[in-house]
RNA sequence: ACUCGAUAAGGGCAAAGCAGGUGAAAGCUUGUGACGCAAAGCUAUAGGGGCUACGAAUCGGUAGGUUCUUGCCAGCCAGCUGCCGAA
Numbered sequence: 001a002c003u004c005g006a007u008a009a010g011g012g013c014a015a016a017g018c019a020g021g022u023g024a025a026a027g028c029u030u031g032u033g034a035c036g037c038a039a040a041g042c043u044a045u046a047g048g049g050g051c052u053a054c055g056a057a058u059c060g061g062u063a064g065g066u067u068c069u070u071g072c073c074a075g076c077c078a079g080c081u082g083c084c085g086a087a
Base pairs, nucleotide, nucleotide: 004085005084012037013036017032018031019030020029021028022027035075041080042079043078047077048076049073050072051071055068056067057066058065059064
């Protein structure tokens, strides 16, 4: 240095649920709360994937489907960066 990851040290993050705010929705946000996490740090026109769908078009008798469009997810994979140091 690389790989790797302890019942190590010092710390960090915070799922679901609940309450407030926001949004058409997905979601975001604040508080509470810890399921978990060694990258649960960063990246979402132009890596893949997933979610949404106010509005528009279209199919349909309705319910609803499809496409465009809108936005979102980094705690799905991926890419980039990075703390500590037992075996």
This is a predicted structure of an 87-nucleotide RNA (c-di-GMP-I riboswitch aptamer) from Paenibacillus sp. UNC451MF.
Rfam family: c-di-GMP-I riboswitch aptamer. Rfam's curators write: GEMM was predicted in a large-scale screen for bacterial structured RNA regulatory elements.
Its mean pLDDT, the model's own confidence on a scale to 100, is 86.
It was read from a public genome assembly, where an Rfam model found it.